[in-house]
Context: one part of a larger RNA
Molecule: small-subunit ribosomal RNA, central domain
Organism: Pseudomonas guineae
């Protein structure tokens, strides 16, 4: 290399499109590249291996064979791959009609609630904690009622509910816009599946320009605790969170479980679809897309997984090779920095 793995021992790319390649339904014909089978040349000697000989044996030497698993040429075969043609519809799609959704974007709206300030009532405390102090309050706080300003998120509905490729989406209106699911027909006819490299989307901090900033609150400061106390408590408190655009490219980006396909007891729940049943119901069945809890058989080192597989198989990709050193150096490439991405050896155990 063979081979062996990748849900928790090392290992599935964060998640999509997608290019090469790399596979790929079903029939018939054709051809013969791959394949099978004969046959001819070759395949140098020598080494290997097999009967034998020679040197006392033996390494050594040497006769003959057999092999040299390749090649190139020609015959012939037509099952399986290919390649050409003609079909077919089960795979993929289109078109019609219904349905569910926090799917995605842009504008506009409401209310509760915190905050500040304005007025009125109103007086000494108020806050805050295990205790407390630093804060704030007679230059009228707190606490109450009334306007007003602002910004940020949307209580209850809410549910192992829903949508989405992942990230991830949750007040209400319109408006643009993707995708699922489902139903009966028509229609094209394998159009398919993965996918190196590419290429786009990617939580949160961060960055860069302008804004905006109530609330939260790294960084600071100030009270406390402590033997300290650079912490956890507590009063403050800027960056940040928010927008618009740009960059950034990571995450325990998790289901620590690539993707697409077929197959293999069941039983209970829950969404959303179709269909049938009758007692017309808050109903029962049957079927399908989802999404959970158990669970046979298999599998697993056990945990555990079990039709949403970790099982039985097929197809493509991506990763792993002992533990520190190290996701590090030094190079490339990307970033405006931070940094990110490929990614080593020395020495050590």
């Nucleotide at each position: 290399c063979u081979g062996g793995g990748c849900g928790u021992a090392a290992a599935g790319c964060g998640c999509g499109c997608g290019u090469a390649g790399g596979u790929g339904g079903u029939u018939c014909a054709g051809u013969a590249a791959g394949u099978u089978g004969g046959a001819a040349g070759u395949g140098a000697a020598a080494u290997c291996c097999c009967c034998g000989g020679g040197c006392u044996c033996a390494a050594c030497c040497u006769g003959g064979g057999a092999a040299c698993u390749g090649c190139u040429u020609u015959c012939a075969a037509a099952a399986c791959u290919g390649c050409u043609g003609a079909g077919c519809u089960a795979g993929a799609g289109u078109a019609c009609g219904g349905u569910a959704g926090a799917g995605g974007g842009u504008a506009g709206u409401g209310g509760a609630a915190u905050u500040u300030c304005c007025u009125g009532u109103g007086u000494a405390g108020c806050g805050g904690u295990g205790a407390a102090a630093u804060g704030c309050g007679u230059a009228g706080a707190u606490a109450u009622a009334g306007g007003a300003a602002g910004g940020a998120a949307c209580a209850c509905c809410a549910g192992u509910g829903g949508c989405g490729a992942a990230g991830g989406c949750g007040a209400c209106u319109a408006c643009c816009u993707g995708g699922a699911c489902u139903g009966a027909u028509a229609c094209u006819g394998a159009c398919a599946c993965u996918g190196a490299g590419g290429u786009g989307c990617g939580a949160a901090a961060g960055c860069g320009u302008g804004g905006g900033g109530a609330g939260c609150a790294a960084a600071c400061a100030g009270g406390a605790u402590u033997a300290g106390a650079u912490a956890c408590c507590c009063u403050g408190g800027u960056a940040g969170u928010c927008c618009a655009c740009g960059c950034c490219g990571u995450a325990a980006a998790c289901g620590a479980u690539g993707u697409c396909a077929a197959c293999u007891a069941g039983c209970c729940g829950u969404u959303g679809g179709g269909a049938g049943u009758c007692u017309u119901g808050a109903a029962c069945u049957c079927u399908u897309a989802g999404u959970g809890g158990c669970g046979c058989a298999g599998c697993u080192a056990a945990c555990g997984c079990a039709u949403u597989a970790a099982g039985u198989u097929g197809a493509c990709c991506g990763c792993c090779u002992g533990g520190g050193g190290a996701g590090u150096a030094c190079g490339g490439c990307c970033g405006c920095a931070a940094g990110g991405u490929u990614a080593a050896a020395a020495c050590u155990c």